Model confidence (mean pLDDT): 78 of 100. Predicted 3D model of a 130-nucleotide RNA (c-di-AMP riboswitch aptamer (ydaO/yuaA leader)) from Alicyclobacillus sp. Taxonomically the source falls in Alicyclobacillus (Bacteria, Bacillati, Bacilli, Caryophanales).
RNA sequence: AACCACAACAGUCCGAAUCGCGUAAGCGAGCGGGGGAUGCAUCACUUUGGGGUGAAUCGCAGCCGAGCUGCCUAGGGAAUCCUUCUCCCGAACCCGUCAACUAACCUCGCAGGACUUGAAGGAGCUGCCA
Numbered sequence: 001a002a003c004c005a006c007a008a009c010a011g012u013c014c015g016a017a018u019c020g021c022g023u024a025a026g027c028g029a030g031c032g033g034g035g036g037a038u039g040c041a042u043c044a045c046u047u048u049g050g051g052g053u054g055a056a057u058c059g060c061a062g063c064c065g066a067g068c069u070g071c072c073u074a075g076g077g078a079a080u081c082c083u084u085c086u087c088c089c090g091a092a093c094c095c096g097u098c099a100a101c102u103a104a105c106c107u108c109g110c111a112g113g114a115c116u117u118g119a120a121g122g123a124g125c126u127g128c129c130a
Stems, first nucleotide, its partner, number of pairs: 010116005018029004030110006049098001050095004059071005075089004080123006
């Protein structure tokens, strides 16, 4: 000197997962999820069980099978929006025989993980200066 790793600050991304008050326990706002009538519809389901959160679903192939692996795909993400290109994801978990929608009402969550701006064109917003 270079490279690598770690920490802090700052700026961000996925996601509902943020903010305020309080010594704390907690409380509140906001953002999300679930349950839950009448009535309507006459559809749907009831072991081939059914259902929920989520973008994460369908299919094909390999392996004797469970399962695993690979490929593709509905769908989703990449610092305001649109288009194009490029890259990436396309999981996991929960309820427990039970739930359509649903006013009142009841109830739960506010985690976890990751990066140093992917590019171009157009439109816009904000700040500063004159």